[in-house]
Context: one part of a larger RNA
RNA sequence: CUGGGCGUAAAGGGCGCGUAGGCGGCUCUGUGAGUCAGGCGUGAAAUUCCUGGGCUUAACCUGGGGACUGCGCUUGAUACUGCGGGGCUUGAGGCCGAGAGAGGGUGGUGGAAUUCCCAGUGUAGAGGUGAAAUUCGUAGAUAUUGGGAAGAACACCGGUGGCGAAGGCGACCACCUGGCUCGGUACUGACGCUGAGGCGCGACAGCGUGGGGAGCAAACAGGAUUAGAUACCCUGGUAGUCCACGCCGUAAACGAUGUGUGCUGGAUGUUGGGGUUCCUAGAAUCUCAGUGUCGUAGCUAACGCGGUAAGCACACCGCCUGGGGAGUACGGCCGCAAGGUUGAAACUC
Numbered sequence: 001c002u003g004g005g006c007g008u009a010a011a012g013g014g015c016g017c018g019u020a021g022g023c024g025g026c027u028c029u030g031u032g033a034g035u036c037a038g039g040c041g042u043g044a045a046a047u048u049c050c051u052g053g054g055c056u057u058a059a060c061c062u063g064g065g066g067a068c069u070g071c072g073c074u075u076g077a078u079a080c081u082g083c084g085g086g087g088c089u090u091g092a093g094g095c096c097g098a099g100a101g102a103g104g105g106u107g108g109u110g111g112a113a114u115u116c117c118c119a120g121u122g123u124a125g126a127g128g129u130g131a132a133a134u135u136c137g138u139a140g141a142u143a144u145u146g147g148g149a150a151g152a153a154c155a156c157c158g159g160u161g162g163c164g165a166a167g168g169c170g171a172c173c174a175c176c177u178g179g180c181u182c183g184g185u186a187c188u189g190a191c192g193c194u195g196a197g198g199c200g201c202g203a204c205a206g207c208g209u210g211g212g213g214a215g216c217a218a219a220c221a222g223g224a225u226u227a228g229a230u231a232c233c234c235u236g237g238u239a240g241u242c243c244a245c246g247c248c249g250u251a252a253a254c255g256a257u258g259u260g261u262g263c264u265g266g267a268u269g270u271u272g273g274g275g276u277u278c279c280u281a282g283a284a285u286c287u288c289a290g291u292g293u294c295g296u297a298g299c300u301a302a303c304g305c306g307g308u309a310a311g312c313a314c315a316c317c318g319c320c321u322g323g324g325g326a327g328u329a330c331g332g333c334c335g336c337a338a339g340g341u342u343g344a345a346a347c348u349c
Stems, first nucleotide, its partner, number of pairs: 004320003007303002012317001014201004021194003025088007033081002035077008049065006091191001092188002094185006103177007110154001114150008125136002162169002206247006215241002220236004258316006266294013298305002322349003331342004
């Protein structure tokens, strides 16, 4: 280099932006680099192959042919690729008009609940459990009423509903701000796709500094359970959970399914637009974009997938190559640390 693969068997990078690179729409024209054809030259000999000859044969030696699949020069061809030039509009983008949304950020506001504090009523229990006890309570608890404080989260609406690249996002209002969809279009004219490195984003937990701390709650303490109980249950309870700034960079980061584009029967629900028709609270139907279910062909080892493909193809990237050893050791890089990333071998089955 050649092969087969990656939903569940080993294998899709957590996600995006994008550099180099790879790949790239329709048409005219030039060129003739790639490509193709002819000719010439070269491609030493030996070796190898075919066919003869010489040693009694063979090995060995030797004649001829083929081959040396290559390279150079030259003449020509121009479909495709490349390069130069011109044009086009369907890819991509723009403009105009609408639209939906927990998309992001900042500031403010609200009610329910919880805990605590103060006061009133009130009296002996309350909590908790399988049953209990630890615990709280006559220094007046639990319950209930009024007042106050604090922090965190936003019931109902709420929906295989919506938005976001992913992580993720849910009270209300204002401001700042990203993306998307539909309809129209007389604009630009291939401006595109992918993307090694790189850069950015990235749940939870954890770390640093400073705040905050209601509830919950690793650790910890006690009570139970038990043969034991470093647990499950109960009573407490500190980090943490919250905020600001800075790190960490992982995950069953999952659809265990990379991104983009085109093509390929149907049925049914739902979200957001647009159109048409009708007897216009509305209904029927067509269509674009999303999100579900069921299924044709096809695919699949099966399960299943099936226009949101795991079908049929193309482009580019990532990754796999028996189990254990091991995501370990060593080294490099990153990190304050925890650790992350890259990532073996001996040995063994």

A computed fold for a 349-nucleotide part of an RNA from a metagenome, annotated as small-subunit ribosomal RNA, central domain.
Its Rfam family is "Bacterial small subunit ribosomal RNA".